[in-house]
Context: one part of a larger RNA
């Protein structure tokens, strides 16, 4: 030829959709590209490699033969890939009947608490820390009672529980709507799987416009602390934190484990279903199919671990890595209002 890799060592894209391309179920006729057999034609010459000869041998070199794994034409051959009729029903989907659910928008609404604002009792402290002190308080605080005012966020329930492609979602009810799981097996009949580009979603935090503002709190002011103290603690506090639109596009976006598939001992919890048993009934027990945890067998692995929810055994198909540090960097492209984001390097240096 034809490395080896990605859970911690480099290295799995933040998640989806999803276009070209790759890859593709059983069965059957047909073609015969690809594939395999014949056959001719080509494959210079020298060389290599085998017999023969020539220099005294050898190298050298002369004859000849074989190889020349290629190529073009033709003929066969049809198992398997491919193409092209036909069928089929397991993969895929659709239909009927059930079912859970903090998925997703929108629009109300409810209690409980901080604050803040009126009146009302009261009269000297309240706050805070290790300990204090700024701070508040006789212009009556705090502490209570009663009323309103406004905002955000939803205790108990709650649970290695549940949903969602990821980010993520939790009080109620009420509308729009996606997905998903049993169960029946009526229906279509390979319609499937990954997908470079593209595309759309994507926590905080920042960025317009505009409107909210209780509490929390970057900035910044005060008090402490201390050799100092730009912090830690304490007392105020503005962005922002919320809400509409419209950008940002990063992350310890994590299971640090791409997707999809199929195979391989078990044991034990738990969500949702079904089917059987049992019961007056709800349980209980056994089966199952689909989630989500724990342990382990084989195996694997550098250990540590993983172990049917593989990091076991394999196949298809994307992405990525190739020694440290320069560099999540520079130039240039694209993109952004900006912050910046992407993509992504050498010199030089161990």
């Nucleotide at each position: 030829c034809u490395g080896g890799g990605c859970g911690u060592a480099a290295a799995g894209a933040g998640c989806g959709u999803g276009u070209a391309g790759g890859c593709g179920g059983c069965u059957u006729g047909g073609c015969a590209a690809g594939c395999g057999g014949g056959a001719u034609g080509u494959g210079a010459a020298a060389g290599c490699c085998c017999c023969c000869g020539g220099c005294u041998u050898a190298a050298c070199u002369g004859g000849g033969g074989a190889a020349g794994u290629g190529c073009a034409u033709u003929u066969c051959g049809a198992a398997c890939u491919g193409c092209u009729g036909g069928g089929c029903u397991u993969g895929a989907g659709u239909c009927c009947g059930g079912g859970a659910g903090g998925g997703g928008g929108u629009g109300g609404u409810a209690g409980a608490a901080u604050u803040c604002c009126u009146g009302g009792u009261g009269g000297a402290a309240c706050g805070g820390u290790g300990a204090a002190a700024u701070g508040u308080g006789u212009a009556g605080a705090u502490a209570u009672c009663a009323g309103g005012a406004g905002g955000a966020a939803u205790a108990c329930c709650c649970g290695u529980g549940g949903c969602g492609a990821a980010g993520g979602c939790g009080g109620c009810c009420a509308c729009c709507u996606g997905g998903c799981c049993c169960g029946g097996u009526a229906c279509u009949g390979a319609c499937g799987c990954u997908g470079a580009a593209a595309u759309g979603c994507g926590a905080a935090a920042g960025c317009g416009u505009g409107g909210g503002g209780a509490g929390c709190a970057a900035a910044c002011a005060g008090g402490a602390u201390u050799a100092g103290a730009a912090a830690c603690c304490c007392u105020g506090g503005u962005a922002g934190u919320c809400c509409a639109c419209g950008c940002c596009c990063u992350a310890a976006a994590c299971g640090g484990u791409g997707a999809g598939a199929a195979c391989u001992c078990g044991g034990u919890g738990u969500u949702g279903g079904a089917a059987g048993u049992a019961u007056u009934g709800a349980c209980c027990c056994u089966u199952u199919c689909a989630g989500u945890g724990c342990c382990u067998c084989a195996g694997c692995u550098a250990a540590c671990g993983c172990g049917u929810u593989a990091a076991g055994u394999u196949c298809u198909c994307c992405g990525c890595c190739u020694g440290g540090g320069g560099a999540c960097u520079a130039c240039g492209g694209c993109c952004g209002c900006a912050a910046g984001g992407u993509u992504a390097a050498a010199a030089c240096u161990c």
This is a predicted structure of a 350-nucleotide part of an RNA (small-subunit ribosomal RNA, central domain) from a metagenome. Rfam family: Bacterial small subunit ribosomal RNA. RNAcentral holds the full RNA, with entries from SILVA.